Record summary: The RNA shown here (SAM riboswitch aptamer (S box leader)) has 114 nucleotides and comes from a Clostridiaceae bacterium. The coordinates come from a structure-prediction model, not an experiment, and the mean pLDDT is 83. The source organism's lineage runs through Bacteria, Bacillati, Bacillota, Eubacteriales and Clostridiaceae.

[in-house]
Formats: sequence, structure tokens, C1' cells
RNA sequence: GCCUUAUCAAGAGAGGUGGAGGGAGCAGGCCCAAUGAAGCCCGGCAACCGGCUAUAAGUAGCAAUGGUGCCAAUUCCGGCAGGAUAGUAUUUGUGAUAUCUUGCAAGAUGAGGG
Repeated sequence: GCCUUAUCAAGAGAGGUGGAGGGAGCAGGCCCAAUGAAGCCCGGCAACCGGCUAUAAGUAGCAAUGGUGCCAAUUCCGGCAGGAUAGUAUUUGUGAUAUCUUGCAAGAUGAGGG
């Protein structure tokens, strides 16, 4: 890197250090940042694996030491397809634009595989 699968609308410090950047793939957008960015330490959230209980199983519940993950904004928006609404151009039809919504793709994380 690849395959399978679950979740992604919740949640998480007025701390220390650091000193200019950052926002998990991409252009772009829009945001955050010297009233201190990333990183590191401390702290915290959650409950995927693992632990315990119930069940034939599915699944549900409990706890949170261990293995991960996470701690601005929906996975910040951003791809494809469908639907609805608006107003504009227009002879009709229809096209483009904006907003909302449903699904898929892509991505991230956990677990398993190889």
C1' cells in the first nucleotide's frame, strides 16, 4: 500500500513549555493563530480492542488499570447522483446560480486478514 467490517451531527483545560504556523488525501474556499500556531509534558473525553456480568446466539449492561483513538468549526466546506425550494435569463421548452435534503464515492479511526 491492499481486502473485510463498525463508527464519524455528541464529548474533551483561563495549565506548563515552545515560538510560527495550523485546520487527518487534493486545487480552491473559509476559518483558527503573538489576547500565542505546530510539537512536547501534564490534564481530559470517549469506550473500538481487551476485562467483568447476563444470553443458546444476536445483543445489552458495568468498570475504565492495559492497547489504540480523539480534545475549534458536520469528516469546517469542497467529488458523483437524485429530490425540493428560490429567483433570474427565456416566446415555449430549457439552461445556469443559490440554499436545504437523501444516498453513494472518497477520507479518518478501531478490529481482523494477508